The prediction has a mean pLDDT of 83. A computed fold for a 96-nucleotide RNA from a Chloroflexota bacterium, annotated as c-di-GMP-I-GGC riboswitch aptamer. The model forms 95% of the base pairs in the Rfam consensus.
[in-house]
């Protein structure tokens, strides 16, 4: 460096349940385990998923005005590394 068939020591923890954060997507902790050789680590590049703030409608509703609300799109600075992909770093053993 390459592989992950054999072992073997262990690791991590999907759904769901409970508390707790967040507008949400989600996250964090505790139970549980779908299942992963990196299900370790980082949001760089794709995808995907929330849209509180913003912006738009010959839209609808209130309202003398100004403007409020509500529908519907659009839109990450958020998320997601257990979507692909790359980068980093690592345990065991096989082979070179």
């Nucleotide at each position: 460096c390459u592989c992950g068939c054999c072992a073997a020591u262990g690791g991590c923890a999907a759904a769901c349940c409970c508390g707790g954060c967040g507008a949400a997507a989600g996250c964090c902790g505790g139970g549980g385990g779908c299942g992963c050789a990196a299900a370790g680590c980082c949001a760089u590049g794709g995808g995907u998923c929330u849209a509180c703030u913003g912006c738009a409608a010959c839209g609808c509703u209130c309202c003398g005005c100004c403007g409020a609300g509500c529908u519907u799109g659009c839109g990450a600075c958020g998320a997601u590394c257990g979507c692909c992909a790359g980068g980093c770093c690592g345990c065991c053993g096989a082979g070179g």